A computed fold for a 375-nucleotide RNA from Candidatus Electronema sp. VV, annotated as Bacterial RNase P class A. The sequence is in RNAcentral, with records from ENA. It is recorded under the gene name rnpB. Its Rfam family is "Bacterial RNase P class A". The family's RNA type in Rfam is ribozyme. About the family: Ribonuclease P (RNase P) is a ubiquitous endoribonuclease, found in archaea, bacteria and eukarya as well as chloroplasts and mitochondria. Taxonomically the source falls in Candidatus Electronema (Bacteria, Thermodesulfobacteriota, Desulfobulbia, Desulfobulbaceae).
RNA sequence: UGGGGCGGACGCAUGAUCGCUCCGGCCUUGCUGCCGGAGAGGAAAGUCCGAACACCGUAGGGCGCGGCGGUUCCUAACAGGAACUCCGGGCAACCGGGGGAUAGUGCCACAGAAAAGACACCGCCGAUGGAACAGGCGACUGUUCACAGGUAAGGUUGAAAUGGCGAGGUAAAAGCUCACCGCUUGUAUGGCGACAUGCAAGGCAAGGAAAACCCCGCUGGGUGCAAGACCAAAUAGGGAAACGUUUGAGGGCUGCCCGCCUGAAGUUUCCGGGUAGGUUGCACGAGGUGCCGGGCGACCAGCAUCCUAGUCAAAUGAUCAUGGCCUGUGGCAGCAUCGCAGGAACAAAAUUCGGCUUACAGUCCGCCCCAAUUU
Repeated sequence: UGGGGCGGACGCAUGAUCGCUCCGGCCUUGCUGCCGGAGAGGAAAGUCCGAACACCGUAGGGCGCGGCGGUUCCUAACAGGAACUCCGGGCAACCGGGGGAUAGUGCCACAGAAAAGACACCGCCGAUGGAACAGGCGACUGUUCACAGGUAAGGUUGAAAUGGCGAGGUAAAAGCUCACCGCUUGUAUGGCGACAUGCAAGGCAAGGAAAACCCCGCUGGGUGCAAGACCAAAUAGGGAAACGUUUGAGGGCUGCCCGCCUGAAGUUUCCGGGUAGGUUGCACGAGGUGCCGGGCGACCAGCAUCCUAGUCAAAUGAUCAUGGCCUGUGGCAGCAUCGCAGGAACAAAAUUCGGCUUACAGUCCGCCCCAAUUU
């Protein structure tokens, strides 16, 4: 200098004017004044996991159904994270993946001989047996056939073909034999463990897929703040008591009494549940920041300090100015300064936390790897 890997920070700033939600203070208490204060995110998103909290269910156990899956650790918990381990990819930094296919059952399209008890299409061979021909007195020998048969070297198909490679061996072949590699079993050592390394034995059984059923281990009640708790109107039901049913409750006329009219039955009061509406849950929490200590690390302990939206027609906005950033362009040999024009993402709390995943204009920082060059 070029290319790459991993991680982190930010994601417009300041001011003015006009507004919105909540809180506090003041007064002249206003259907809303005046003054002051607070007011979105790194993902608030998707609602995919795990919890808190609440109600419902629940003696205990089993079946069934679901989730998770290398090991150890972290954590309130987890499908999250850290370190390690094996396999795969990359020159490397680094990235991706993880129980069992040797418990059993089933599946593997098309193509292909054959898709799992291997088999035989093209091939190779035809030693042995057979047939034909030739030679020989004969025993038999030779040649041919490719009939029985042997074989799985090579070819063909496929995503995948029954250990690999070399040598020996053979009629041709083949773990048939041997060396090396791989595999299986046993064993020793190291490690908490996954696992690693060494030694010995076995000629070799072993394809894929468990997001087919299944097996093994761990694990899981249901519903979600529209959970739930409290206060509680009008109207209409419910319950109780009193009065009343010809000895007249109540209603009308009425300021009241009397009186008159009406009235063949209800009226009044109280209690309780639910609805509208309101309050709460609901903003101090597995909390943030800093220092220090322990740990490889995730993380944990201690001390100090901070308080930071709370709505439900769901507030957190709009305009302007100045500055910064990016792009284009003018000028300049070129860069910077300067002038002009344009642009600025993804997206917005809704009970609260811990994660994961996805989206994101533009900018900045740190560590590491590879290549080339210079000293």